The part of an RNA shown here (large-subunit ribosomal RNA, domain III) has 392 nucleotides and comes from a bioreactor metagenome. It matches the Rfam family "Bacterial large subunit ribosomal RNA". Its mean pLDDT, the model's own confidence on a scale to 100, is 82.

Context: one part of a larger RNA
RNA sequence: GAGUAGCGAGAAGGUAAGUGAGAAUCUUACCCGUCGAAAGCCUAAGGUUUCCUGAGGAAGGCUCGUCCACUCAGGGUUAGUCGGGACCUAAGCCGAGGUUGAAGAAACGUAGGCGAUGGACAACAGGUUGAGAUUCCUGUACUAUCGAAGAGCGUUAGAGAGAAGGGGUGACGCAGGAGGAUAGGUUGAGCGCACGGUUGGUAGAGUGCGUCUAAGCACGUAGGGAGCCGGGAUAGGCAAAUCCGUUCCGGCAAUUCUGAAAUGCGAUGGGGAGCGAAAAAUAAGUAGCGAAGCAACCGACUCCAUACUGCCAAGAAAAGCCUCUAUCGAGCUUGGAGAUACCCGUACCGCAAACCGACACAGGUAGGCGAGGAGAGAAUCCUAAGACGCGC
Numbered sequence: 001g002a003g004u005a006g007c008g009a010g011a012a013g014g015u016a017a018g019u020g021a022g023a024a025u026c027u028u029a030c031c032c033g034u035c036g037a038a039a040g041c042c043u044a045a046g047g048u049u050u051c052c053u054g055a056g057g058a059a060g061g062c063u064c065g066u067c068c069a070c071u072c073a074g075g076g077u078u079a080g081u082c083g084g085g086a087c088c089u090a091a092g093c094c095g096a097g098g099u100u101g102a103a104g105a106a107a108c109g110u111a112g113g114c115g116a117u118g119g120a121c122a123a124c125a126g127g128u129u130g131a132g133a134u135u136c137c138u139g140u141a142c143u144a145u146c147g148a149a150g151a152g153c154g155u156u157a158g159a160g161a162g163a164a165g166g167g168g169u170g171a172c173g174c175a176g177g178a179g180g181a182u183a184g185g186u187u188g189a190g191c192g193c194a195c196g197g198u199u200g201g202u203a204g205a206g207u208g209c210g211u212c213u214a215a216g217c218a219c220g221u222a223g224g225g226a227g228c229c230g231g232g233a234u235a236g237g238c239a240a241a242u243c244c245g246u247u248c249c250g251g252c253a254a255u256u257c258u259g260a261a262a263u264g265c266g267a268u269g270g271g272g273a274g275c276g277a278a279a280a281a282u283a284a285g286u287a288g289c290g291a292a293g294c295a296a297c298c299g300a301c302u303c304c305a306u307a308c309u310g311c312c313a314a315g316a317a318a319a320g321c322c323u324c325u326a327u328c329g330a331g332c333u334u335g336g337a338g339a340u341a342c343c344c345g346u347a348c349c350g351c352a353a354a355c356c357g358a359c360a361c362a363g364g365u366a367g368g369c370g371a372g373g374a375g376a377g378a379a380u381c382c383u384a385a386g387a388c389g390c391g392c
Stems, first nucleotide, its partner, number of pairs: 013031006032389004040369003046349002050347001051075006060068002080142002082345004087119002092114003098108003123140005143341004150334004160328002165324005173311004179304003184298005190211006212270002216265003223258004227252008236244002274289002312315001355364002371383004
C1' cells in the first nucleotide's frame, strides 16, 4: 500500500424462551423462505473413526461461538442365508519341464494355476440402541451335513453310488411392438376413529386422519416352448454306454417342459390412525391399550421375458445341474424330535464440508428408488415425505 480488496452462488430470515462470564451466529418453540428426477433415500469406488456420548475452547472454522467433521476422554460395527473366500471360468497375468538366447540376463510358452466387471448359490416381516442390524431380539422359513423308532426296497438274478471320461443343458446379439399381471397412485353418499362452529347460516352428502401386511409352503392359472412315447439296428461321440447322434418300425393328439399373477395357509401374528399412564432423575407422547382394513378407476421404465416378431454386422467360457457308462458295490431310501454350520467386510460420509480438485473450493464423481396437482414427459411451475436457509 491499507484497516483498502475480500469474507466463495441473489434459497432469507424473524420473534420469543433457554443456556452461559459473554449470544445476530449454540439449543428449543412458533412463524417465514428454498429444494423436491433433489439440495430426499439406498449403495459402489474412495476416505479410514470423520459415527455416538460426556467435557473443552488455545489453535483450525474467512466474523462470532456456550457450537463443530476441531481438542480430550469413554463407547460403538455381532451374519449358515447380505458382499467376498472355502465353487467356476473371460480378457489378461504367472508359469514345472520346454523353445529362443553367449548368458545363472531376458523373452515366449505346454501342463498347471491365478484372475469378475460374468455364471452358480440357502431369509423374510416386525421390533429394538445414544451409536449396529436381512447380522441382535420376536415370529415364521430355507440350505448343507449328521440323526432314534417305524415303513419300503435290495444282498451276485445285485439295490445303490459313480468319474478329472462321453452327451445334453448352462448358453447369451440388436431393434421393435402387443398382451397378461403387479408395484404405485387417485377417488369414494363405502368402513373406522377423532373433532365440531364466536356465524346470516353449519350434526349435514360436515372436517381431518387412516383404510396395510413379507419370505416360505400349497395350488399350477394368463401366456410361451417342444411333437411326444415305445421297440429294433448301430464301422460315429479317441475305451465303454441303456446316454447323444444316425436310421427303421409302431402308437398317441394330445403329452410334456416352462411360467408371472391371483387365491389359501403363514396371520388368534405383526403393524396401525388415535388414546395414553404411574413415577422421578434410571426422566414421556415413553410403558400400555388399539378401530377400520373394502370397492371402483388409472397404471408403470418392474415381472412373465433368455418370451414373441423382425434384422444382419450373426452375437463368451467354465463350473453347476441332468444323463450315460468305465468302475465300486452291501446296504440304500423314506421318516423325522433334535444337533452342527469356518474366515474377512459390516460404524459413518458417499453429487459431498468426510471422495478427486493445496481450502469446510459455485468444478468432477458409477448404479438403484424417485410420490401428488397441471402436463406427452424424469420438461416446467407449485407441493408430499424428507432435507435445508449455503459460518459475517